[in-house]
Context: one part of a larger RNA
Parts: sequence; structure tokens; C1' cells
RNA sequence: AUCGAUGCGAGGGAACUCGGCAAAUUAGCCCCGUAACUUCGGGAUAAGGGGUGCCAGCCGCGUGAGUGGCUGGUCGCAGUGGCAAGGGAACUCCGACUGUUUAAUAAAAACACAGAUCGCUGCAAGUCCGAAAGGAUGUGUAUAGCGGUUGAAGCCUGCCCAGUGACGGUAUCUGAAACUCGGGUCCAACCGAACGAAGGACCGUUAAACGGCGGGGGUAACUAUGACCCUCUUAAGGUAGCGUAAUACCUUGUCGCUUAAUUGGCGACUUGCAUGAAGGCCCAACGAGAGUUCUACUGUCCCCGCAUCGAAGCCG
Repeated sequence: AUCGAUGCGAGGGAACUCGGCAAAUUAGCCCCGUAACUUCGGGAUAAGGGGUGCCAGCCGCGUGAGUGGCUGGUCGCAGUGGCAAGGGAACUCCGACUGUUUAAUAAAAACACAGAUCGCUGCAAGUCCGAAAGGAUGUGUAUAGCGGUUGAAGCCUGCCCAGUGACGGUAUCUGAAACUCGGGUCCAACCGAACGAAGGACCGUUAAACGGCGGGGGUAACUAUGACCCUCUUAAGGUAGCGUAAUACCUUGUCGCUUAAUUGGCGACUUGCAUGAAGGCCCAACGAGAGUUCUACUGUCCCCGCAUCGAAGCCG
């Protein structure tokens, strides 16, 4: 000289970097003060300020240990003097929330959740275990149990039953064997007829069942656009919302704000390649979740230096 751990650092202060990763800042208690928004509970320790040691005297409260206050003095760079001990603010996405999870690469937007909704079930039920006996739900009884989907609250949840499924109905048609009748050289095999279950055909219901939710042409006193009209076609032609999105190919869409400069972020527009209603939209609070900005702060960096301890190295 190198590496590890720790500490300090002039001036600058994120210029570092995928990204403030890491480090630094803040920190206890008392007093003042505290915004948007909001489900009126919160947000909130919001933010932002001031104080804090020791000594003496006095006052209040308390039976007391103590506790609250006033005045004066006094020391230090520093008084929560060590340890311990939130950095803060703003916007957006996702998930309401506390919780749970891949023991040993994933803690999350995944799972769960309260709530919502659909289906089965009247109890010798339904669902599940078992070959059975028997057992669980349950010594419960539809305000219950089981199963599916969704996932707080708020505003809402459009159209389609043609296909697939489920449920119900059914005069008629179809529909196996057996039984019956007939044929079959006597029997049997076999053949025919009649009868006729479930199922199917047929008729309905059902989408918070599986799912689905168009194309072409023309049209308004500049242009553009098209409320309007025509036509093909479907079971029905995507409603309210939201929208370049965790969904948008073209795409770094266009405009505005943010920057000196922005494939970023936010707000709009929106012709949505290929949004959309058990899910869509919105959303206070919450989050070791994801993206962006500002402030404070800093050895992240400009650009490295020094110190302590250790490792390695060297000598023995």
C1' cells in the first nucleotide's frame, strides 16, 4: 500500500445512482400552535415555534411521599449534556382497514377479512369421511349448515337465454331389456308387433350461471363535425362511468404544469390495436407495497484525506 468495522471532515450539497441504496438529519418531556381533505372518528406528535442544567428565596395544592408556579442568581460550545429516542411535506397507482403467506432467493397489488350476492338443504335433509357398522357438520334446525363468486362504506350495477349449462313442463314423436301377443318344422336361438322408464326432440325460465355486447353509405348557410337519414346484419349490438391506463400497438399520442434540459410525474383531451359494470367508478384512514416532486440533511458524489481497532501481509 490492500481489505473489514467504526469515527471525523474545508467548500459545494444528490452534481452519485436504475433509484438518496447507504449514511446523515429528526428525536424524550412541557408550553404555544396546527392545513387540505374527511366515512366527522380522524388527519395530528400534522406542519411550525419556544423552553429544558444548577443554586437561593417565595407562593399554591396535598395528611404525606410529592406536585404546580413566580422571582433572582450562576456555569458551560452544548443542560432529554451519557444511553435511549419520529426527518418532514405534496401528488398519483394498487389493496378499504388490523391480519396471513412461498421455514432457507418473492411480504406483495397475492391470500384472508367484515360486508354483498347466488345455489343446495324441512332434518332418516344437504355436504363430507367410511367397504360397512358407524361418524363429522350438530346434541345445531333456514336469523341454521354446506358450496360458489365478489370483497369495507358511498354512487351504481345497463342490454342479450341464439350457443353451452342449470331448473321446470310436456298433448305428441323418439326411446333398451324384461313382460305380453304373433312368427319361427317340437323346443331354443332368433325375428316382428304392442307396451313404454330415464334421457332426447319440443315448450318455457334463468346471466351477482359459463359467456357475449356489429358493419357500410349519405347528411347542417366556409371548412370540419354529424343531432338526422338509408342499408346489411345479430340473441343483443357496450349503457353509466372511467380512459394513451398495472389495460394503448402506432407512442416519447397532443396540450398544460413541473426542469436550463424530462421516453418520468401530475392534470386534461381521447378516434378505447384490444376499457367497462360483482364488478365499474370514487374514496377518508391505513401500508417495511409501486411511481414522481419539494424541503431539511448529509463523504452518495466533486475528490479524496485523517484517526482507532482488526484481518491479510512480513519477521520469529